[in-house]
Molecule: Bacterial small signal recognition particle RNA
Organism: Planctomycetaceae bacterium
Parts: sequence; C1' cells; structure tokens
RNA sequence: GACGAGGGGCCCUCGCAAAGGGGGCCUGCGAACCUGGUCAGGGGGUAACACCAGCAGCCAUAAGCAGUUACCCUCUUGUGCGCAGGGCCUCUCGUCGGC
Repeated sequence: GACGAGGGGCCCUCGCAAAGGGGGCCUGCGAACCUGGUCAGGGGGUAACACCAGCAGCCAUAAGCAGUUACCCUCUUGUGCGCAGGGCCUCUCGUCGGC
C1' cells in the first nucleotide's frame, strides 16, 4: 500500500413509534324573513266544500361555532427505536505485496 473480516462514531435516506398542527369521520348547537318539511290560529277562495299562499310553533338542515380523538389522510420535529439501505472517519485482526 492492496484486499478481506470485525468493532466504534458521525451524516443522509427509509421504516416503525412518539409529540404537535391541519383536514375528514363522529357528537352537540345552529337561519325573524332571504333553507326544506309539517303548518294551529288567522287570510285568500267558494253558496258551502274542494283548493291556494302561509306567520308563530314543532321537526330537519346549510354556512358557521364548539367538542371528541377511537379510526383515516396529511404536514412538522435539536424526540425514541431499527442485524433496513448508503456515505464518510476511525480502531483492531488476518492475508499478500513494496521499501
């Protein structure tokens, strides 16, 4: 010096996990009128019915708000793990070669 084997350290990637953010799912609330349904009373209509529109109430829901975090997606990370892949440095041993 070359090659091989083994150990240690650092870095990158990947995987799993953790923590945190966002979204979905789920739950609750949620519209004087400008959403839907049902529409007491009253109104229109009629000879009377039929019929028509429809306030309040009730029910449901949109946007939105709040909650949850079990699950799914996604993002972040001076976090943890990894006989996952790669790179660099270093130590030990062996073989061969040179001076």